[in-house]
Molecule: SAM riboswitch aptamer (S box leader)
Organism: Streptomyces zhaozhouensis
RNA sequence: CGCUCAUCCAGAGGGGCAGAGGGAACGGCCCGUUGAAGCCCCGGCAACCCUUCCACCGGAUCUCGUGACGGCACGAGGCUCUCCGGUGGGGCAGGUGCCAAUUCCGUCCCGUGGCGAGAGCCGCCACGGGGAAGAUGAGGA
Numbered sequence: 001c002g003c004u005c006a007u008c009c010a011g012a013g014g015g016g017c018a019g020a021g022g023g024a025a026c027g028g029c030c031c032g033u034u035g036a037a038g039c040c041c042c043g044g045c046a047a048c049c050c051u052u053c054c055a056c057c058g059g060a061u062c063u064c065g066u067g068a069c070g071g072c073a074c075g076a077g078g079c080u081c082u083c084c085g086g087u088g089g090g091g092c093a094g095g096u097g098c099c100a101a102u103u104c105c106g107u108c109c110c111g112u113g114g115c116g117a118g119a120g121c122c123g124c125c126a127c128g129g130g131g132a133a134g135a136u137g138a139g140g141a
Stems, first nucleotide, its partner, number of pairs: 003139006013042005021031003025107004043099003048095002050091002053089008062077006103133001108130009
């Protein structure tokens, strides 16, 4: 760099250095000399990975029965131990991430409503749904 999956309307900022940009692109709209980007320190949020925690569910395991026997399959039971998986909850040491505005909003498609005197078309506005793109994590090569 490209691939797969999940999430993206919640949450969480102070200080130092620095000195004009920043919010991915474009348009809009914002943030910024009452100090942007970037770097450092401290703090925090969250729970993707993680978890020797809790509850429940399923499977393996166990017992019994049937299929003549074994293997195996099906059915019933039990839930003591162990293992695996799942769901929900708890935790936050560690690996990331994040700490203006929904990913700030829109961009492409569809639908609904409104307006432009009426119908069609078209345009604009609002709302809803889906996508694209992006971000982050986990995985794979």